[in-house]
Molecule: transfer RNA
Organism: Candidatus Woesebacteria bacterium
RNA sequence: CGGGGUGUAGGUCAUCGGUAGACCACUUGUUUCGGGUACAAGAGGCAGUGGGUUCAAUUCCCACCACCCCGA
Repeated sequence: CGGGGUGUAGGUCAUCGGUAGACCACUUGUUUCGGGUACAAGAGGCAGUGGGUUCAAUUCCCACCACCCCGA
């Protein structure tokens, strides 16, 4: 320098055009002498950044940024 991939809740991943879910973790309650387990409830993200297309974008297109892989 060229090509490709990934960037979504604290963590690991879904969703892949119609205002985003799961598990673990966290909070509260019940259970226990207490802790853990189990059960119930709850909080937490507008999706790397900026544009474009669209009635509507995390989802399509472009640029940039970060990380990974391949090539030179």